Predicted 3D model of an 89-nucleotide RNA (c-di-GMP-I-GGC riboswitch aptamer) from a Rhodocyclaceae bacterium. The sequence was found by an Rfam model in a public genome assembly. Its mean pLDDT, the model's own confidence on a scale to 100, is 86.

[in-house]
RNA sequence: GUUGAUCAGGGCAAACCCGUCGAAAGACGGGGACGCAAAGCUUCCGGUCUAAUGAGCCAUCCGGCUCGACGACAGCGGGGCCGCCAAUU
Repeated sequence: GUUGAUCAGGGCAAACCCGUCGAAAGACGGGGACGCAAAGCUUCCGGUCUAAUGAGCCAUCCGGCUCGACGACAGCGGGGCCGCCAAUU
C1' cells in the first nucleotide's frame, strides 16, 4: 500500500418499547439487535426528510394551499480527517 476469507480483544446498534427534548423532521438516555470493518469524526458536494419562523396565493371569517433551511439525516452516495486486528505485498 491492498484486502476483509480466517484469528484475538472487542466495538457500534435498525425496527420496536419506555422516558425527556423539539412545531416537525429528528435527537438524547434506558431496554432491544436488523445489520455494520469505519454503522469512528466532519454538512465540503450531491441527495432525502421536515416546514415552526418567513414569503406568496385563495378565502368574508374560521381556515386552506404553494414556496422556502438558517433545521435534520454521517445507518443515502461522494469527498476530507483519524483508527483496531488479521492476511498479503